This is a predicted structure of a 75-nucleotide RNA (transfer RNA) from an archaeon. The prediction has a mean pLDDT of 80. Rfam family: tRNA. It is annotated as a transfer RNA.
[in-house]
RNA sequence: GCGCCUGUAGCUCAGCUUGGAUAGAGCAGUACCCUCCUAAGGUAAAGGUCGGGAGUUCAAAUCUUCCUAGGCGCG
Repeated sequence: GCGCCUGUAGCUCAGCUUGGAUAGAGCAGUACCCUCCUAAGGUAAAGGUCGGGAGUUCAAAUCUUCCUAGGCGCG
């Protein structure tokens, strides 16, 4: 230098192929219940500019493009 993959909640990930209705799960954390107390268990709520910019579209996490961080391969 070229090609490919990955970036979504504090952490690990799904959703992207085939655009659509308030963007989800587990764990962690918080509050409450339970308990003499803790752990375990139960219930509930919260937590996201979907890596960044631009474009296409009535509508973008999803499509196009540029940039960026990490990984793999080739030279």